[in-house]
Context: one part of a larger RNA
């Protein structure tokens, strides 16, 4: 992992509610007794208790004959309109009681309950199942290991050479020196033994739940070790690591309390039909929970309006915007004031003057969530009209059952606050996902289209039509040369540049010849004056006139020491038609850097299959239409648990509510099958929306079904729980 079997909302009491039934101002027995019966059980007896029939009040205490009106369904009359009666319902009055000085207010009152059975829920219990770490009690453990005690055992070889001793020498002595001997030591090197440093080696489903290899520490001692004893769980033992106490230790193990508890996690078993959520507000030792509200569902009461859309009118407002009239801030200027501050001036000083600064006014400038002289759209409320829904019963109300109280996103819009920003945080409105499948977007919860009862055919939406890949290598007109691009967005390209190219707008020049090119001229006063060694158009300063001219600056640049020389402005000739300058727009280019080789989805495409505009076809979904069928709700009819006909812009669905069914085991009643082959198993056919049912064949070899008049009862349905047991 697979298969088979097992495996989780149960039981009892109480309470609430609904349904059905009995009796009804009453209802009902419990224990127990008697009778019958094989037994379960049944019949009769048994009101003790209980609920109800009166409430109000803390209590003392006091204590409800009811009446009237409106009116739905229904009934009656009526051709109809309508009228009358009017259960239930609603309202008013009256009444009881409490409070109050009173007014007023609270509760109650115009008789319906009770018992049984069943469904659902709550509650007490282990309480749907499984799961802690823990806590407490009693036992069992020191064959591992820690300490201690008793009694034994073990320790190659070598090195160093303490005290002491002997001999010799010296010395007055104390003593010193030399040689030999001696053999001390928690001494040294190093076997066995013991340990376990490093390789963070091998191994790491191992040889092994701690091993293997090399390396290393220690090896006469606080050494190693056999056997025997002892210390026990909040206890031991500890040269101390909270280490060890039998592969278990910040409190051993086993059994018990025990089904501890868990707001946490996992699982929770057949089918179909109808409806269908919430992640908001308040509270919480509250934030992984729970309670109330809102939202879902089911049943009922009731009997006429309800509303999300549109239009118009009115009411309210102080936002967006705008503005500076107030408040606050702000740039410049003018004018006036002040002289406690800074600076400067006058003066011997006292003091004086000027200016900056400060304050006020005026003119012009820029701003504000906590500014407003102003001020929308939207929104709120009301009214009317239209529209939609509603007597086929809406809105509202009552009762039962929930779930949920982690939301998300984008999206769009609008805020807020923080932040460089964020698929960021926090809000509001709407949509969507959640709980929504299908088509498109390459893939892609929430982007676009569109809300899936079943089957078939057709038509479209979004999006597409060269090939992958269904449909145009479609038509017309432009642009792009960068493979730009082939991206609706999510999912990238900025500031700034471009004599790339296209379009457009405006100005100027131009057959009296423009622009470009080539050629010629470019003079005189004068080398202007000053400066200077020099300064002659051209270092610098000042001025910048006149003449001749087609034109020529007291000079545009190069150049010289200074001149010279070249050149330009300006003019003319040749040439012959557009030239020049500025702005805007489209596409394109540069700006442009990331780690395996690589992405327009790919191939590929410029002879567009790129891009902009216009047009016509076609493809394309569970959408729409048609046909057939199923179910649901409601209406009508009938021979009424059903059938027939009709209506429906009915039938996606998580949590969840409700309804109807299938199957398993047993009981009761009725009725069947089986050795001429039961159950079970294997394979197949058919029927049913489905759970399932039935038939056939084989196997098997003894039991097994069907029906139910509202049958009844339940250890009743498995794919999951690292589920349990067994097999493979």
């Nucleotide at each position: 992992g697979c298969c088979a079997g097992g495996g989780a909302g149960u039981u009892u009491g109480u309470u609430g509610u609904c349904a059905u039934g009995g009796c009804g101002a009453g209802c009902u027995u419990a224990a127990c007794c008697u009778g019958u019966u094989u037994a379960c059980a049944c019949a009769g007896g048994g009101a003790a208790a209980g609920c109800g029939a009166a409430g109000g009040g803390a209590a003392a205490c006091c204590g409800a004959a009811u009446u009237c009106g409106c009116g739905c369904a229904g009934c009656a009359u009526g051709u109809a309109a309508a009228u009358g009666c009017a259960a239930g319902g609603c309202g008013a009055a009256g009444g009881a009681u409490c409070u109050g000085a009173a007014a007023g207010g609270g509760u109650c009152u115009c008789g319906a309950g009770u018992c049984a059975u069943g469904g659902c829920a709550a509650u007490a219990a282990g309480g749907c199942u499984a799961g802690a770490a823990a806590c407490c009690g009693g036992a069992c453990g020191a064959u591992c290991u820690a300490g201690u005690c008793c009694u034994g055992g073990a320790u190659a070889a070598g090195a160093c050479g303490a005290a002491g001793g002997c001999g010799g020498g010296c010395g007055a002595a104390a003593g010193c020196c030399c040689g030999c001997u001696g053999g001390a030591g928690g001494u040294c090197u190093g076997c066995a033994a013991g340990g376990g440093u490093c390789c963070u080696g091998a191994c790491g489903u191992g040889c092994a739940a701690a091993u293997c290899g090399g390396u290393c520490c220690c090896c006469u001692g606080a050494u190693c070790u056999g056997g025997g004893a002892u210390u026990a769980g909040g206890g031991g033992u500890c040269a101390a690591a909270a280490a060890c106490c039998a592969a278990u230790c910040u409190a051993g193990u086993c059994c018990g309390g025990u089904g501890a508890u868990c707001g946490c996690u996992a699982g929770u078993u057949c089918c179909c039909a109808c409806c269908g959520a919430a992640g908001u507000g308040g509270a919480u030792c509250g934030c992984a929970g729970u309670c109330c509200u809102g939202c879902c569902u089911u049943a009922g009461u009731g009997g006429a309006g309800a509303c999300g859309g549109c239009u118009u009118g009115u009411u309210c407002u102080g936002u967006a915007g705008a503005g500076c009239a107030c408040c606050g801030a702000u740039c410049g200027g003018a004018c006036g004031g002040u002289a406690a501050g800074g600076g400067c001036c006058c003066g011997a000083a006292a003091g004086g003057g000027c200016u900056c600064g400060c304050c006020a006014u005026c003119c012009a400038u820029u701003c504000g969530a906590a500014c407003u002289c102003c001020g929308a759209a939207u929104g709120u409320a009301c009214a009317a009209g239209c529209g939609u829904c509603g007597u086929a019963g809406a809105g509202a109300c009552u009762a039962g059952g929930a779930g949920a109280c982690g939301g998300g996103u984008u999206u769009a819009u609008g805020u807020g606050g923080g932040g460089u920003a964020a698929g960021c945080c926090u809000c509001a409105u709407a949509a969507c996902c959640g709980a929504a499948a299908g088509g498109g977007g390459g893939a892609c919860a929430a982007c676009c289209c569109a809300g899936a009862c079943u089957a078939a055919a057709g038509u479209u939406a979004a999006g597409g039509u060269c090939c992958c890949c269904a449909a145009a290598u479609g038509u017309c007109u432009g642009c792009u040369a960068a493979g730009u691009g082939u991206c609706a967005a999510a999912c990238a390209g900025a500031a700034g540049g471009g004599c790339g190219u296209u379009u457009u707008c405006a100005g100027g020049c131009a057959g009296a010849g423009a622009c470009a090119g080539c050629a010629g001229g470019a003079a005189g006063g004068u080398a202007g004056g000053c400066u200077u060694a020099g300064a002659a158009g051209c270092a610098g300063c000042c001025a910048u006139c006149c003449u001749u001219u087609a034109a020529a600056g007291a000079g545009u640049g190069c150049g010289u020491a200074a001149c010279a020389g070249c050149u330009c402005a300006c003019c003319u000739g040749c040439c012959g038609a557009g030239c020049u300058c500025g702005g805007a727009a489209g596409c394109c280019c540069c700006g442009a850097a990331a780690a395996u080789g690589g992405a327009c989805g790919g191939g590929g495409c410029u002879c567009a299959a790129g891009u902009a505009g216009a047009c016509u076809a076609c493809c394309g979904a569970u959408a729409c239409u048609u046909u057939a069928g199923a179910c649901c709700a409601c209406c009508g009819g009938c021979a009424a648990u059903g059938c027939c006909g009709g209506u429906g812009c009915g039938u996606g669905g998580u949590a969840g509510g409700u309804g109807g069914g299938c199957g398993u085991a047993g009981u009761g009643a009725u009725u069947g099958g089986g050795u001429a082959g039961a159950a079970g198993c294997u394979g197949g056919g058919c029927u049913g929306u489905g759970a399932a049912g039935u038939c056939c064949a084989g196997u098997g070899g003894a039991c097994c079904g069907a029906u139910c008049u509202a049958a009844c009862u339940a250890u009743u349905g498995c794919a999951g729980a690292u589920c349990c047991u067994g097999g493979c």
Molecule: large-subunit ribosomal RNA, domain II
Organism: Candidatus Nitrosopolaris sp.